[in-house]
RNA sequence: GAACCUCUUCGGGGCAGGGUGAAACUCCCGGCCGGCGGUUAGAGCCCGCGACCCCUCCAGGCGUCGAGCACGGAGGGCUGAUCCGGUGGAACUCCGGGGCCGACGGUGAAUCGCCGUGUUACGGCGACAAGCCCGGAUGGGAGAAGAGGCAG
Numbered sequence: 001g002a003a004c005c006u007c008u009u010c011g012g013g014g015c016a017g018g019g020u021g022a023a024a025c026u027c028c029c030g031g032c033c034g035g036c037g038g039u040u041a042g043a044g045c046c047c048g049c050g051a052c053c054c055c056u057c058c059a060g061g062c063g064u065c066g067a068g069c070a071c072g073g074a075g076g077g078c079u080g081a082u083c084c085g086g087u088g089g090a091a092c093u094c095c096g097g098g099g100c101c102g103a104c105g106g107u108g109a110a111u112c113g114c115c116g117u118g119u120u121a122c123g124g125c126g127a128c129a130a131g132c133c134c135g136g137a138u139g140g141g142a143g144a145a146g147a148g149g150c151a152g
Stems, first nucleotide, its partner, number of pairs: 004149007017029003031132002033102002035049004044100002053077006061069002082098005104135003111127007
């Protein structure tokens, strides 16, 4: 002591306060949050990766060996959002200001539609409705750190 191999550990945050109401972290005002690597300089919104979901192939397992089911490996698909000013050699990354975005399933008192009744309303059914609640997930994971090995 690079790359590489093996192992270990680590590896996602967030509704304060208020309003309405019988009831809301779901509605309204408002508040809060931002994985990993890269990039002349520090990034949720520049480039790429990961998580969810879907497809193909491979391997074994389960199954009344049938239909099919769950899991693993490899590959592919899908995958949101930024501007202005300032500083500077250099910043969509810093500073100031304004804006925007947030998988899937569940719940849900807002909203809309239909129906019924004892019709300023109530009830039933349906559609739609959470970045922050619940769940898959004590999962997976981009990757990070460390230890050992190894060419020289």